Predicted 3D model of a 363-nucleotide RNA (Bacterial RNase P class A) from a Chloroflexota bacterium. Its Rfam family is "Bacterial RNase P class A". Gene Ontology terms of the family: dimeric ribonuclease P complex, ribonuclease P activity and tRNA processing. About the family: Ribonuclease P (RNase P) is a ubiquitous endoribonuclease, found in archaea, bacteria and eukarya as well as chloroplasts and mitochondria.

RNA sequence: CAAGGUGGACGGGCGGUCGCCCCGAUGAACAUCGGGGAGGAAAGUCCGAGCACCACCGGGCAGGAUGCCCGCUAACGGCGGGGCGGGGUGACCCGACGGAAAGUGCAACAGAAAGCACACCGCCCCGAUAAGUGAACGGUGAGAGCCGGGAGCGAAUCGGGGCAAGGUUGAAAAGGUGAGGUAAGAGCUCACCGUCCCGGUAGUGAUAUCGGGAGCACGGUAAACCCCAUCCGGUGCAAGGCCAAAUAGGGGGACGUACGCGCCCGGCCAGUCCCCGGGUUGGCCGCUUGAGCCCCGAUGCAAAUCGGGGACUAGAUGGAUGGCCGCUUAAAACAGAACUCGGCUUACGGUCUGCCUUGUCGA
Numbered sequence: 001c002a003a004g005g006u007g008g009a010c011g012g013g014c015g016g017u018c019g020c021c022c023c024g025a026u027g028a029a030c031a032u033c034g035g036g037g038a039g040g041a042a043a044g045u046c047c048g049a050g051c052a053c054c055a056c057c058g059g060g061c062a063g064g065a066u067g068c069c070c071g072c073u074a075a076c077g078g079c080g081g082g083g084c085g086g087g088g089u090g091a092c093c094c095g096a097c098g099g100a101a102a103g104u105g106c107a108a109c110a111g112a113a114a115g116c117a118c119a120c121c122g123c124c125c126c127g128a129u130a131a132g133u134g135a136a137c138g139g140u141g142a143g144a145g146c147c148g149g150g151a152g153c154g155a156a157u158c159g160g161g162g163c164a165a166g167g168u169u170g171a172a173a174a175g176g177u178g179a180g181g182u183a184a185g186a187g188c189u190c191a192c193c194g195u196c197c198c199g200g201u202a203g204u205g206a207u208a209u210c211g212g213g214a215g216c217a218c219g220g221u222a223a224a225c226c227c228c229a230u231c232c233g234g235u236g237c238a239a240g241g242c243c244a245a246a247u248a249g250g251g252g253g254a255c256g257u258a259c260g261c262g263c264c265c266g267g268c269c270a271g272u273c274c275c276c277g278g279g280u281u282g283g284c285c286g287c288u289u290g291a292g293c294c295c296c297g298a299u300g301c302a303a304a305u306c307g308g309g310g311a312c313u314a315g316a317u318g319g320a321u322g323g324c325c326g327c328u329u330a331a332a333a334c335a336g337a338a339c340u341c342g343g344c345u346u347a348c349g350g351u352c353u354g355c356c357u358u359g360u361c362g363a
Base pairs, nucleotide, nucleotide: 001359002358003357004356005355006354007353008352009351010350012328013327014326015325016324017323018322020037021036022035023034024033025032026031039334043345044344046343047342048341049340050339051236052235053234054233059265060264063232064231065230066229067228068082069081070080071079072078083097084095085094086093087092098227099226103225104224105221106220120167121166122163123162124161125160126159127158128157132153133152137148138147139146140145175193176192177191178190179189180188194216195214196213197212198211199210200209201208202207240285241284242283243282250276251275252274253273254272255271262268263267293310294309295308296307297306298305299304
């Protein structure tokens, strides 16, 4: 200097003018004065809770969620740190990460064959023969040769047996590589890996590593059903409560009081469910002091915990912060609270900045 990785901060500010919402004070009342007024994600509504109301004897079934280890937390499916696996030269990043030897299912096509797994091409052995070759012997001939004769040999053929090593197909094919051995092969034997079992060492542990033994296979897949372990009541501020006001304590139906409608089963129980119609959609509370925020210190690798100090920082409800002007900055995107918090996920233009990695050049 270039290219990367991983954290953090900002999200405009100041002044003037008119306008809006809340709180407090004064005032008979319009009003005046003072103070305050959207986010890092306020979004999604995905998890967990606080709070409120309902349900809940106990036991069980069904359903759902999570899934390596150790910690943190009010809790979580979250966070931190590790282990293992994968990607990357690396800094780092990702993981839906318990169990396939409890059972069931699935894997198109291809291929011989897709799980106690029909041998297609093949390799080896035995037997019988084809074409071919051709002995003994006989005949003839002076001889060479010719004629007859058929033992034995002999496949790319037929029959029988052995093999799963080599090849084909596929995402995946009877653990892998090498050597020996064999008629040819095969864990058949051996060595090293892998798998299983028994131990040692380190660690809280997941695991890592070392030693010994056993030829040991029936492979993959569980965000397939399933098994195992742990956990889970429901609804939600449109919760819930108070005041005021108004009306129709309206009408119809099904089942039922018993061995029983209804509520998952028990158990309890006299009501339960469906339809049509009427009144109220007003005000107040809940509503903002909270497992909250900022600063400092201690412990801890960290997430966090403890201690001390400081400031209160929106509460709307047809739903508040806007318009104009000036100055300034390196910069102004995504985007507006509706009970409140802890998380996760998503959106986001640009600027600044810490640490780390790789490459090049130079000292």